[in-house]
Molecule: transfer RNA
Organism: Candidatus Altimarinota bacterium
RNA sequence: GGGUGAUUAGCUCAGUUGGCUAGAGCAUCUCGCUUACACCGAGGAGGCCACAGGUUCGAGUCCUGUAUCACCCA
Numbered sequence: 001g002g003g004u005g006a007u008u009a010g011c012u013c014a015g016u017u018g019g020c021u022a023g024a025g026c027a028u029c030u031c032g033c034u035u036a037c038a039c040c041g042a043g044g045a046g047g048c049c050a051c052a053g054g055u056u057c058g059a060g061u062c063c064u065g066u067a068u069c070a071c072c073c074a
Base pairs, nucleotide, nucleotide: 001073002072003071004070005069006068007067010026011025012024013023019057028044029043030042031041032040050066051065052064053063054062
C1' cells in the first nucleotide's frame, strides 16, 4: 500500500429480504424472602445503534467517506 470482517446498554451478544415503541444474558439499583448473607421471586434504571453525510414516506438494517480493532496479501 491492497483486501476481508467487526463496531448496538458497564461487559458478552441478538436484531429474520427497511415498517410502527431497539431486545436477551451477566452486572447494577429497589422490594420481597432470610436472624443475616447468598440463592430465588418481582420490578426499575441504563442505548439516539463508532462518527459524518446520502437514498427513502420511513434506516440499527441500503450507499459513500472517516476513525478504531482483528485477520490475510505484498